[in-house]
Transfer RNA from an uncultured Candidatus Woesearchaeota archaeon, 72 nucleotides, folded computationally. Its Rfam family is "tRNA". Rfam describes the family as follows. Transfer RNA (tRNA) molecules are approximately 80 nucleotides in length. It is annotated as a transfer RNA.
Formats: sequence, C1' cells, structure tokens
RNA sequence: GCACCGAUAGUACAAUGGCUAGUAUGUCGGCCUUCCAAGCCGGUGAUCCGGGUUCGAAUCCCGGUCGGUGCA
Repeated sequence: GCACCGAUAGUACAAUGGCUAGUAUGUCGGCCUUCCAAGCCGGUGAUCCGGGUUCGAAUCCCGGUCGGUGCA
C1' cells in the first nucleotide's frame, strides 16, 4: 500500500429496515440476615464520526477514524 472482518451501557454480548435498543455483569436503593455473603425486587446507564437512501436506519450505501486478520 491492497483486501476482508469488526466498532452498541463501566465490562462481555444480543437485536427481520418497524426498538420502550434487550440479556448478563457492574453500580445505586430496598427486602431478607444478629452481621456479611448468597438470594429476591426496583432504579441507572449505550448504537465510533460525517453524509446519503427510505415514510422509517443500530441494521442498507459512500467517505473517514480506530482495532484485528491476511497478502505484498
């Protein structure tokens, strides 16, 4: 330099073009317990950036940034 793959809560991952964007964990509060742990209930928090297509984009297209793999 070229090609391919990826980027979503603090972390690890889901999500037919029609989400309230979900699950686990974390965190905060409560219940339980003599206390702690475990368990139960509730709250909290995210789509890498800029354009385009579309009635509607996390999802499709183009460009960029970053990371990974392969080739040179």